[in-house]
This is a predicted structure of a 169-nucleotide RNA (glmS glucosamine-6-phosphate activated ribozyme aptamer) from an uncultured Rubrobacteraceae bacterium.
RNA sequence: GAACAAAAACAAGCGCCAGGGCUCCCGAGCAGAUGUUUGUGAGGCGGGAGUCGACGAGGGAGACGUUCAUCGAGUUUUUCGGCGGGUGCGUCUCGGCUUCGGGCGGUCGAUAGGGCGGCGACAAAAUCCGGUGGUGACGCCGGGGACAAAACGCCGUUCGGCCCGGGUA
Numbered sequence: 001g002a003a004c005a006a007a008a009a010c011a012a013g014c015g016c017c018a019g020g021g022c023u024c025c026c027g028a029g030c031a032g033a034u035g036u037u038u039g040u041g042a043g044g045c046g047g048g049a050g051u052c053g054a055c056g057a058g059g060g061a062g063a064c065g066u067u068c069a070u071c072g073a074g075u076u077u078u079u080c081g082g083c084g085g086g087u088g089c090g091u092c093u094c095g096g097c098u099u100c101g102g103g104c105g106g107u108c109g110a111u112a113g114g115g116c117g118g119c120g121a122c123a124a125a126a127u128c129c130g131g132u133g134g135u136g137a138c139g140c141c142g143g144g145g146a147c148a149a150a151a152c153g154c155c156g157u158u159c160g161g162c163c164c165g166g167g168u169a
Base pairs, nucleotide, nucleotide: 014084015083016082017081019080020052021051022050023049024048025047026046027045029040030039031038032037033036055072056071057070061093062092063091064090065089066088094109095108096107097106098105100165101164102163103162104161113159114158115157116156117155118154119153120152127144128143129142130141131140132139133138
C1' cells in the first nucleotide's frame, strides 16, 4: 500500500425533547343485562406507549473567548416553547492585497480590498402524480413542473492612508 471479513461511526440550519400539540392502548367512568359478562368510552380524569417538534441557499487558516450567528421560501395551524452544538462575531497569531521590500494602519481568508448603482444566475420544502411502512398520529421512497434572497459573477463609479528602505531618472 492492496484485498477480504466483522463491528462501530456517518449530523453542523445540524442534533435533541423535561413543556406543548397530536395518536393509540389500558383503567376508572357511563349504559344494558346479570352474577359475571356485553357494549360504550365524544369531552374530561389517571397510567402507559408513540408521534410532531425549521424548507433549503450560503458559510471553515490556527488558538482562545463569546452566543437570540447570514439569507430568503413556506405558513389562516407548533417553522410554538426550550436544550445542546455550530462554519458568525471579538482578540491574538499566520497568510493575501494595499507595494519592489519592511513597519504601522486598513481590508479580507488560498475564489484572500471596501462602499454605492445597474444587470445576471442558482434551491428545497410547500404543491401535483405514484409507491411503501404503521391500528393511528405520522414516517419513508420515486417522479413532474415551478418559485428566492444574500453570499457570488459581470458592468459602471468611488475610496484605498502614513513612515522607512531599495531601484530608476
It was read from a public genome assembly, where an Rfam model found it. Rfam family: glmS glucosamine-6-phosphate activated ribozyme aptamer. The family's RNA type in Rfam is riboswitch. From the family's description: This entry contains a glucosamine-6-phosphate activated ribozyme that is found in the mRNA for GlmS. GlmS is an enzyme that uses fructose-6-phosphate and glutamine to generate glucosamine-6-phosphate. The prediction has a mean pLDDT of 80.